[in-house]
RNA sequence: AAGGCAUCGCCGGGAGAAGGCGGGGCGACCCGCCGCCGAAGGAGCAACCGCGCCCCGGAAACUCUCAGGUCCAAGGACCGGCGAUGUCUC
Numbered sequence: 001a002a003g004g005c006a007u008c009g010c011c012g013g014g015a016g017a018a019g020g021c022g023g024g025g026c027g028a029c030c031c032g033c034c035g036c037c038g039a040a041g042g043a044g045c046a047a048c049c050g051c052g053c054c055c056c057g058g059a060a061a062c063u064c065u066c067a068g069g070u071c072c073a074a075g076g077a078c079c080g081g082c083g084a085u086g087u088c089u090c
Base pairs, nucleotide, nucleotide: 002089003088004087005086006085007084008083009082010081011080012079013078019034020033021032022031023030024029035070036069037068041066042064043063044062048058049057050056
């Protein structure tokens, strides 16, 4: 120098449900109940990984729906690009 990994920032892409009833409001909208969704976060089982086994540890896009979402806005796991920092290899 180049490359890998982690974190952060920026840019691009980014799903699902999206309903019913009632109330308030001139309206935009807001609230409550039921229903619906799962890809912030959280929790759980444990496929899988660390080792051939036990123990132990980590752990999903699976499951739950606490939270969140339920219209054109925002958020958004994840993917790609760029940059910075740290670290590893050489």
This is a predicted structure of a 90-nucleotide RNA (Glycine riboswitch aptamer) from Amaricoccus solimangrovi. Model confidence (mean pLDDT): 76 of 100. Taxonomically the source falls in Amaricoccus (Bacteria, Pseudomonadati, Pseudomonadota, Paracoccaceae). Rfam family: Glycine riboswitch aptamer. Rfam links the family to the GO term glycine biosynthetic process. The sequence was found by an Rfam model in a public genome assembly.